About this RNA:
A computed fold for a 265-nucleotide part of an RNA from a metagenome, annotated as large-subunit ribosomal RNA, domain VI. Its mean pLDDT, the model's own confidence on a scale to 100, is 86. The full RNA is in RNAcentral, with records from SILVA. Its Rfam family is "Bacterial large subunit ribosomal RNA". Its family is annotated with ribosome and structural constituent of ribosome in the Gene Ontology.
Context: one part of a larger RNA
RNA sequence: CGUAGGAAUAUUGAAGAGGUCUGACACUAGUACGAGAGGACCGUGUUGGACGAACCUCUAGUGUAUCUGUUGUGCCGCCAGGUGCAGUGCAGAGUAGCUAUGUUCGGAACGGAUAAGCGCUGAAAGCAUCUAAGCGCGAAGCCACCUCUGAGAUGAAUAUUCCAUUCUCGAAAGAGAAGAAGGGCUGUGGGAGAUGACCACGUUGAUAGGCUAUAGGUGGAAGCGCAGUAAUGUGUGUAGCCGAGUAGUACUAAUUGUCCGAAAG
Numbered sequence: 001c002g003u004a005g006g007a008a009u010a011u012u013g014a015a016g017a018g019g020u021c022u023g024a025c026a027c028u029a030g031u032a033c034g035a036g037a038g039g040a041c042c043g044u045g046u047u048g049g050a051c052g053a054a055c056c057u058c059u060a061g062u063g064u065a066u067c068u069g070u071u072g073u074g075c076c077g078c079c080a081g082g083u084g085c086a087g088u089g090c091a092g093a094g095u096a097g098c099u100a101u102g103u104u105c106g107g108a109a110c111g112g113a114u115a116a117g118c119g120c121u122g123a124a125a126g127c128a129u130c131u132a133a134g135c136g137c138g139a140a141g142c143c144a145c146c147u148c149u150g151a152g153a154u155g156a157a158u159a160u161u162c163c164a165u166u167c168u169c170g171a172a173a174g175a176g177a178a179g180a181a182g183g184g185c186u187g188u189g190g191g192a193g194a195u196g197a198c199c200a201c202g203u204u205g206a207u208a209g210g211c212u213a214u215a216g217g218u219g220g221a222a223g224c225g226c227a228g229u230a231a232u233g234u235g236u237g238u239a240g241c242c243g244a245g246u247a248g249u250a251c252u253a254a255u256u257g258u259c260c261g262a263a264a265g
Base pairs, nucleotide, nucleotide: 001152005163006162007161008160009159010158011157015149016148017147018146021049022048023047024046025045026044027043033038051106052105053104054103055102059100060099061098062097066093067092068091069090070089071086072085073084074083075082076081111143112142117137118136119135120134165178166177167176168175169174182260183259184258185257186202187201188200189199190198207253208252209251210249211248212247213246214245216242217241218240223236224235225234226233227232
């Protein structure tokens, strides 16, 4: 921009894309078959591989949020206690998130038309013949089925709902203005994201931060007491600190606003 008024929501499905993989074992059954050796079709079940999707309860990583230990050195006047720098100084753990090596799930089944092939009926050619007319079976293949995208499918689909006026100038034609439903800007943010976009919320509010509590992490704070000459240990005390998760709470910020948006048949 179009989809012959403007919107919101929910759909249909033309078309396209993806998937379609496969092993072993057991039963049937040591059966059919076979002199024996050997050894099935059909059918049923179990369990794998590779591939794919989703997810983070478990396992395992990362985790420059976090907690702890510790070396050197500077600073806070000194002690104590902290803090800066040294690749996050180094080391040990580790929540959320993101992950795979982890967990769960998937390729199933049923159809349609067929290929090679196997047939029925059957003439040309009194026989025979699956073929010439006609009819049937038959594959991991084809079409459907399954998953996803999908009305710019310009062949532009469907349904429901919402809004479709008022004012000024003008004799009229017409011109101008306001502005409905709805939307944009804007603000607080996001498991959404390069930017647009998408999603949630904006005081009739839990959107983010803060605060409170807590799942959870770290691992026993400082101060003081006690023991020890001291290093240190121990009690107060599952301590202190943190807490990207969860819940509550308007304390802070989402205030106030502004723009677009319809008159044609």